[in-house]
A computed fold for an 87-nucleotide RNA from a Betaproteobacteria bacterium, annotated as c-di-GMP-I riboswitch aptamer.
The model forms 95% of the base pairs in the Rfam consensus.
The coordinates come from a structure-prediction model, not an experiment, and the mean pLDDT is 87.
NCBI's taxonomy places the organism under Bacteria, Pseudomonadati, Pseudomonadota, Betaproteobacteria.
RNA sequence: GCCUGAAAAGGGCAACUCAUCCGAAAGGGUGCGACGCAAAGUCAAUGGCCUAACUCCGCUCGCGGACAUGGCGGCAUGGCUACCAGG
Repeated sequence: GCCUGAAAAGGGCAACUCAUCCGAAAGGGUGCGACGCAAAGUCAAUGGCCUAACUCCGCUCGCGGACAUGGCGGCAUGGCUACCAGG
C1' cells in the first nucleotide's frame, strides 16, 4: 500500500415511538431510547426518491396541474478520510 470482516479488544453511530422546538410541507434539531450499522465518517458530484412554499398554467374561484431554489447520505454509485484484527 492492497484485500477481507469469522472471532476479539477499546470504542463509535443511532432506526422506530414519545416529548419539545424549527419548517408551508417533505423533513430536521434536542432529550428519552436502540432497530440496526465496519465507514450509519465526510462531500448533494451522478442517478433515484420525498415535498411543492414561491412562481407559472388552467379553473366551475372550491381547487387542479407543473416546478427545487427545499429535503432524504440509514437508497445506489462515485470522491476524500479513518480505528482494530486477519491475510